[in-house]
RNA sequence: GCACCCUUAGCUCAGUGGUAGAGCAACGCUUUUACACAGCGAAGGUCGGGGGUUCGAAUCCCUCAGGGUGCA
Numbered sequence: 001g002c003a004c005c006c007u008u009a010g011c012u013c014a015g016u017g018g019u020a021g022a023g024c025a026a027c028g029c030u031u032u033u034a035c036a037c038a039g040c041g042a043a044g045g046u047c048g049g050g051g052g053u054u055c056g057a058a059u060c061c062c063u064c065a066g067g068g069u070g071c072a
């Protein structure tokens, strides 16, 4: 330099045009003498940045940034 893949909650990841989710972590409650385990609840997201298409974009297109793999 070229090609391809990834970027979504604190972490690991789903979600392939129509209300953004799960597990774990942290927090609160129940339980226990207490802790752990277990159960329940609530919180936590400008979906990497910008632009475009569309009635509507995490999703499609362009561009930029970061990371990875391969080739040279």
Stems, first nucleotide, its partner, number of pairs: 001071007010024004018055001027041004048064005
The RNA shown here (transfer RNA) has 72 nucleotides and comes from a Candidatus Kaiserbacteria bacterium. It matches the Rfam family "tRNA". Rfam classes the family as a transfer RNA. Gene Ontology term of the family: triplet codon-amino acid adaptor activity.